[in-house]
Context: one part of a larger RNA
Molecule: small-subunit ribosomal RNA, 5' domain
Organism: uncultured bacterium
């Protein structure tokens, strides 16, 4: 001297942007954070009916977004690549295809158990539920033939020829739209592998039995001791194995002239993790924060038989603590999921609200006033200096703050409608609802200096001095050191310096 997610003490007008549990990955009342879709389906209520609500099969979503940072020193991260062996719903291009048939269960009905949760039972139904059949190629698998490389059983192309494997419909203005199966390709993302880097400590030196490596074989979207059979006996290590100890990585962010050093808070990306542990089902994806099974601790209800939860989502309480907010509005924008479309959901997002926690920018007036007013303060004390142009006084002038009135952009596209243009998908032009912030930002007018300063500091470093009390007390202090009767170093005061709606003081970095 720069920096902080910072606390503290004094002290405080106003704006704008940004940031706000660093400690207990500690427990959590309470409400909200993922639903949607009737143009896939039968029902039930209510209505004359058009509809509207309810649940329930059934689709898509719920693996996204959102939190924390516990673990992790390498299975991560960052970077350079490679696919020798893979997968990718939903979007976008292509080709083909969408045929027949059957039987289940939920809603219900009936009738039972249990406080409750909730659950068994019999009857009966419907689909884009579920099943068998055809139909099949640039799918997937075999035989064979040929070609090209390897040349050792094989890889890889073409051709041929068996075997397996699809489907769903609704909606109409009938013109068609939405959709459905298999496959190719495109896109995007996943997943697996390799090489470097990537914190300490040798007062840690040996470590390792699926270990290291092979023929199998099972698994797997695949590749691999990933897993099993056998066989060999390896593999790693002072260029630091192993163990311990800390600790999410980076992009970046402080500081420095750089080099380096110190962090990894908000923003993005990537990784772990969702009460501790396991596990696994659905699925294009999860071994799944607001699914599911199981042990464990815990809270919580209970009729004592038995059930219920999981805020490291956004608010919010308790409690650690020096320390960190509101149980707010709106889905108007952006952006997600579902829907043909309206529209619905959305504590993600836009916004408010609290806090000087940090940047930044305004303001507390400007011009004129000596008899240099009183008062204070010092001094060589009929007096002079100093506070000081400071104030009175006179004139200007309204940012801010009051009041008053207007008062935005942020809204573009829509669905629908009408023209127009197109093979078609769809495109162009015109109408056409919509704002939480907010009556907010902004402008205008009013009157009136009127509403607005403090903090620290004056021995040297280091800008800034005199009295006064005090007397090794009572106190300062970052270092040096003051303080014992004249103290610029303690306490006041008067005076000055420095920064300023912030000054200081304290941790921590460099």
């Nucleotide at each position: 001297g720069g920096a902080u997610g910072a606390a503290c003490g004094c002290u405080a007008g106003c704006g704008g942007c940004a940031g706000g549990c660093c400690u207990a990955a500690u427990a959590c009342a309470u409400g909200c954070a993922a639903g949607u879709c009737g143009a896939g389906c039968g029902g039930g209520u209510a209505g004359c009916a058009a509809u509207a609500c309810c649940a329930g099969c059934g689709g898509c979503a719920a693996a996204c977004g959102g939190g924390u940072g516990c673990g992790u020193a390498a299975c991560g991260c960052g970077u350079a690549a490679a696919u020798a062996a893979c997968c990718u719903g939903c979007c976008c291009u292509c080709a083909a295809c969408u045929g027949g048939g059957g039987u289940a269960u939920a809603g219900c009905u009936c009738g039972g158990c249990g406080a409750a949760a909730g659950c068994g039972g019999a009857g009966g139904u419907a689909a884009u539920c579920c099943c068998c059949c055809a139909u099949a190629g640039u799918c997937u698998u075999g035989a064979c033939c040929g070609g090209u490389c390897a040349c050792c059983u094989g890889a890889u192309c073409g051709g041929c020829u068996g075997a397996g494997u699809a489907a769903a419909g609704u909606c109409u203005u009938c013109g068609g739209g939405c959709g459905g199966u298999u496959g190719a390709g495109g896109a995007g993302g996943g997943a697996u592998u390799u090489g470097c880097g990537u914190c300490u400590g040798a007062u840690u030196a040996g470590c390792u039995a699926g270990u290291u490596g092979g023929c199998g074989a099972g698994g797997u979207a695949g590749c691999g001791g990933c897993u099993c059979c056998c066989c060999a006996a390896g593999g790693c290590g002072a260029u630091g194995a192993u163990c311990a100890g800390u600790a999410g990585g980076g992009g970046c962010u402080c500081u420095g002239a750089g080099a380096g050093g110190a962090g990894g808070g908000u923003c993005c990306c990537c990784c772990a993790c969702a009460u501790g542990g396991g596990c696994a089902c659905u699925g294009c994806g999860a071994c799944a924060c607001g699914g599911g099974c199981c042990c464990a601790a815990c809270u919580c209800c209970u009729a004592c038989g038995g059930g219920a939860g999981g805020c490291a989502g956004c608010a919010g309480u308790a409690g650690g603590g020096a320390a960190u907010a509101u149980u707010g509005g709106g889905c108007a924008a952006u952006g997600g999921g579902c829907g043909a479309g309206a529209g619905c959901c959305u504590g993600a997002c836009c916004c408010a609200g609290c806090c000087a926690u940090g940047c930044c920018g305004c303001g507390u007036g400007c011009c004129g006033g000596a008899u240099g007013a009183a008062g204070g303060c010092c001094c060589u004390c009929u007096g002079g200096g100093u506070u000081g142009u400071a104030a009175a006084c006179g004139g200007c002038u309204u940012u801010u703050a009051u009041c008053u009135g207007g008062g935005a952009a942020g809204a573009a596209g829509a669905a629908g409608c009408g023209c127009g243009a197109u093979g078609c998908g769809u495109c162009g032009c015109g109408c056409g609802g919509u704002g939480a912030c907010g009556g907010u930002a902004c402008c205008a007018g009013a009157g009136g200096a009127a509403u607005c300063a403090g903090c620290a500091c004056c021995g040297g470093c280091u800008a800034a001095c005199u009295c006064c009390g005090u007397g090794c007390c009572a106190g300062c202090a970052g270092c040096c050191g003051c303080g014992g009767u004249a103290a610029u170093a303690c306490g006041g005061a008067g005076g000055g310096u420095g920064c300023a709606a912030g000054c200081g003081u304290u941790g921590u970095c460099c």